[in-house]
Molecule: Bacterial RNase P class A
Organism: Gammaproteobacteria bacterium
Order: sequence, then C1' cells, then structure tokens
RNA sequence: GAAGUCGGCCGGACAGUCGCUGUGCCUGCGGGCAUGGAGGAAAGUCCGGGCUCCACAGGACAAGGUGCCAGGUAACGCCUGGGGGGCGCAAGCCCACGGCAAGUGCCACAGAAAACAAACCGCCUAAGUAUCGUUCGCGAUACCGGUAAGGGUGAAAAGGUGCGGUAAGAGCGCACCGCGCCGGUGGUAACAUCGGUGGCAGGGUAAACCCCACCUGGAGCAAGACCAAAUAGGGGAACGGGCAGCUCUGCUGUAACGUGCGGUCCGCACGAGUUCCCGGGUAGGUCGCUCGAGUUGUACGGCGACGUGCGACCCAGAUGAAUGACUGUCCACGACAGAACCCGGCUUACAGGCCGACUUCCCAC
Repeated sequence: GAAGUCGGCCGGACAGUCGCUGUGCCUGCGGGCAUGGAGGAAAGUCCGGGCUCCACAGGACAAGGUGCCAGGUAACGCCUGGGGGGCGCAAGCCCACGGCAAGUGCCACAGAAAACAAACCGCCUAAGUAUCGUUCGCGAUACCGGUAAGGGUGAAAAGGUGCGGUAAGAGCGCACCGCGCCGGUGGUAACAUCGGUGGCAGGGUAAACCCCACCUGGAGCAAGACCAAAUAGGGGAACGGGCAGCUCUGCUGUAACGUGCGGUCCGCACGAGUUCCCGGGUAGGUCGCUCGAGUUGUACGGCGACGUGCGACCCAGAUGAAUGACUGUCCACGACAGAACCCGGCUUACAGGCCGACUUCCCAC
C1' cells in the first nucleotide's frame, strides 16, 4: 500500500426570534422568571421478567415451548466460555446440535427395484437336467440357476480402500479406516483418546406423528386503586293521599279533580305525590407514572458473560396527548425513524462518517 475479518462510537454544528409542555419560585391571577423536554433503534410486539387483578390443597392428563456441555442472570428461546459438524489460505463465520439399530406414516420424477430390499444391462456356467459334437479329457447350446464387483436411474440403492479368495462374485477371509458394545486414561461435563471385542445394526425423513428430558396458571396500565355531579332506577324515613273500604305504599268501588279530544254537554282515553338520607354506578377528576434488576467513575474477583465495594449524578412523563417553526452563518449538505407502565434481550430499518484489534498478500529498509 491492497484486499478482508471482528468490535465499538457519532448520526448536522453554532447563534437569534417566536411558540408548546413537565417541575420549582414569585404574582397585582393577566402572567413573569428559572430549569428539564425522544431513540439507537422510541419500531416489530417475537421471547423473558417486574408490577396489578383474577384463579389456585396436592398430583396427573391435555396444550404450547425448549433441545450438545458448563457458567452468567430476576428470568429467557438471551449472553459468555467450551465440545462436535460444515465453510474459508487465514483473521473469522454458520449450525433446532436428543432419539428413525421403539412404533406409525411419507419419499414427486427417473429407475428392474425406494425397503421383511431389488436381477434392467453386464459377469459366471463349477454343480443338476436335456440335446448335439467329441481326439472320451471335455466342448457348444438351452433350461434350471449363481452373482450386488462393474454399467445405468436417482437427493438417496446393505459402509470405504487394498490384498487374498472364487466358476463369477460376495465381510467369504484378512489389514487399515468407519460402525456397535465393553473397559482404561484425561476432562466438572459435552467430548477426546487408547485397548479389547462383534464381520456388523443400519436407505432417507422427527421445523412428520411420536418417544425421551426439562420449562410453562390466565389476563394485562383501557391492569388496578381512590374521590365523585346531573338524569333514570334501587333501599329507607317523614309528610301527604279527592272520598269510602280493606288484610294500607296498592288494590276495590265511586267518578269529585287535572290533562287531551270537543264550541258546549254527554261520552271516551290517560293520570297519585313532595322533601330528605343511604348505597352501587356513569360523566369528570386524582393516583398508578417514573429513583430504577438506574446512569457513570474507580478498585477488586473472574479467560469471559458478569459480580462485589466505594464515590458521583438525576436523565421526558403527556392524556386530544408537548418535544416545533422561522432567520442567519458554516460544513462533508444530513439516513432510518418519534416515547405512552417499566426493564433485560432478539429481530428488522438506517445517508454519511470516525476509532480500535486482527488476518492474507505486495513493496521498501
């Protein structure tokens, strides 16, 4: 210098004017002054927890989730370290990484065959049968067969390489690798490694049912708590009730009264209160609401995630819901995007820029 890997950070700056909103103080109640006012993701709402209400003796089933080991944590599906597998020359990156030698299911197309494995091509006629030939040793053909080494199909076809063996072959025999089982050693463990043993279970698929191990009660701040109008309804008391009656708060009789129809009468229809108190609940208001598994500096412990001690700091809290607009100067000309109970994660979006560590290659000394 080139190419690359990993981690962290910033995300227009400054000034002025006018607003919006939380808090504190002052006030002549009009306002004034001071001070705070979005993010690394506030997002998706995908996991985990706090908090609140409801439910709950214990256990089991169902349903859902997680799935190598150890640790961290309030907890997790997160993080850290390690093991195994894959990719990369490397730094490093990726992996739902338990079980299909328990059961069941599925496997398009191609292919003879997709599983109690299977003879399409090929290879072999040693044995058996028949016919022909024969130099009588056997040879040829057909049948009956043998064969998973080779070809071909496929994502996948009973482990791989080599030697022996055989009619041709084949774990048929052997060596090494692979696999299962047993044991030793190292490691907390996952696992690694060594020895012995068995010619050797087994096509794939469990983000297919399922089996095994572990975890999980439900709903969510519109949770929930408190204060509490008007109207209607509920409970109670007092007064009252057209008149009469009764077993008195609601019925009967009467048709006096009121209202409506109507010019009037008759007639018809409808009509029983007032005041006060109590409790539930609505509108409205208050709380929940932001001091918290907080931020930050430092020391110590730990490889690390993280933990502990000490010091410093307070950093939005709205509820029709503020966090904005304009002007000037400058630059590299400004991305994704905006809180709504809080916190830990994951995932996704992001113009441009900065810093650190590491890897490979080239050049110079």